[in-house]
Context: one part of a larger RNA
RNA sequence: UUGCAGUUAAAAAGCUCGUAGUUGAACCUUGGGCUUGGUUGGCCGGUCCGCCUAUGGCGAGUACUGGACUCAACCGAGCCUUUCCUCCUGGCUAACUAGUGUUUUCGGAUGCUAGCGAACCAGGACUUUUACUUUGAGAAAAUUAGAGUGUUCAAAGCAGGCAUUAGCUUGAAUAUAUUAGCAUGGAAUAAUAGAAUAGGACGUUAUGGUUCUAUUUUGUUGGUUUCUAGGACCAUCGUAAUGAUUAAUAGGGACGGUCGGGGGCAUCAGUAUUCAGUUGUCAGAGGUGAAAUUCUUAGAUUUACUGAAGACUAACUACUGCGAAAGCAUUUGCCAAGGACGUUUUCAUUAAUCAAGAACGAAAGUUAGGGGAUCGAAGAUGAUCAGAUACCGUCGUAGUCUUAACCAUAAACUAUGCCGACUAGGGAUCGGGUGUUGUCCUAUUUUUGGCGCACUCGGCACCUUACGAGAAAUCAAAGUUUUUGGGUUCUGGGGGGAGUAUGGUCGCAAGGCUGAAACUU
Repeated sequence: UUGCAGUUAAAAAGCUCGUAGUUGAACCUUGGGCUUGGUUGGCCGGUCCGCCUAUGGCGAGUACUGGACUCAACCGAGCCUUUCCUCCUGGCUAACUAGUGUUUUCGGAUGCUAGCGAACCAGGACUUUUACUUUGAGAAAAUUAGAGUGUUCAAAGCAGGCAUUAGCUUGAAUAUAUUAGCAUGGAAUAAUAGAAUAGGACGUUAUGGUUCUAUUUUGUUGGUUUCUAGGACCAUCGUAAUGAUUAAUAGGGACGGUCGGGGGCAUCAGUAUUCAGUUGUCAGAGGUGAAAUUCUUAGAUUUACUGAAGACUAACUACUGCGAAAGCAUUUGCCAAGGACGUUUUCAUUAAUCAAGAACGAAAGUUAGGGGAUCGAAGAUGAUCAGAUACCGUCGUAGUCUUAACCAUAAACUAUGCCGACUAGGGAUCGGGUGUUGUCCUAUUUUUGGCGCACUCGGCACCUUACGAGAAAUCAAAGUUUUUGGGUUCUGGGGGGAGUAUGGUCGCAAGGCUGAAACUU
């Protein structure tokens, strides 16, 4: 690993990006024909054996053996169908062909010469590279499995057995032995390389240069140069079907009209709240279960008209939208971004998931400014109460808002990782698209447009069922799982101790991340 689990029992990182890693669409020689070898079976006999109806018939075979190659299956070999299976230079020649001897019982046997190559020797030139798999050598014995053998049986041992006693004779098997390495057959599967600025292949017969090497022959020796022979490189010419696989209901890009409470900056509005000013009235007002603290003829509360401030964005508001999540709701403008849809557009594997690493990340909290209407941890009070350091009431600092920085956690929840495929019926709804003898108004006719209807992609959800799953609740995913393997990441292994101690690291701090054990049950 085969082969666990992760909604609620322990366990999906808050979310996205992302390197290493892991995984990754299809396509390139398949089919057909002919010839031929082997194995097994069938068929037709013969021998052996048994029975009987006996010139024959029937039957049994792990028996022996022959035939037709007439049939079937399997395993090969060669050739042809566009089909290099490395290529040269020498040997050696096995078989075959041609010629020619010798011999002959006319079947043949045996020489010699010249021509074939693969039957291997050895010297070059080149060669895509692996994984995988087959077979083999090798892999110390003892051990293990296991054959033989009456240690009296057995565990063992490797002995032993037979004799008519000069002795004879059989063993001491075999298997397993995985990774790596060596040799070997295969070429499916999975990688890998090749010809695109051709610096590409080939030369049967090429041509011309450049350059290197030097065996022979020129009477001999030496030098130089050519010829000739063999490498290499360049140019020209020629040969060729000359050379770019599809366009994945994979992915990226371009374009088009959209869509959205997605983001940023500015701008605008709305009522409420509190406060302030002016105004009218007059005895209470607040608040509560009931009260009290509290404010009030210096006019509270309340009415009206104004102003200021800082927050917030009601109703519309929904099993609706957008965003990676956190999250996002007044108007308008600007800025860049995004999804889905459409497309007879383009690139052509560019992809999926991801240790390390990085961005964002509610609220609270921290630092420095601004702002401080409301609410309001702390605190102060009035109540309640046995007590109340609470719930209720009245005040109220930090905070709540904003700017610049930190922090990095939440029941960050769908308590359900991401990508891909399949499996079921329904009606709604949001966005795009297509179609339509439907309908409404503009309307006096079209075109737009709205509303319908049908289809279609992509969303947020819902309903009904269960072929399925589950411990059940329930779930179209939590299904396609003992009929167990699509790819990939993370996490968990009884309860506590404990998310504690310690160490490391990050942080100004608060704290975060990583993270035990003893002991207990």

A computed fold for a 521-nucleotide part of an RNA from Yamadazyma tallmaniae, annotated as small-subunit ribosomal RNA, central domain. RNAcentral holds the full RNA, with entries from SILVA. Lineage of the source: Eukaryota > Fungi > Ascomycota > saccharomyceta > Yamadazyma.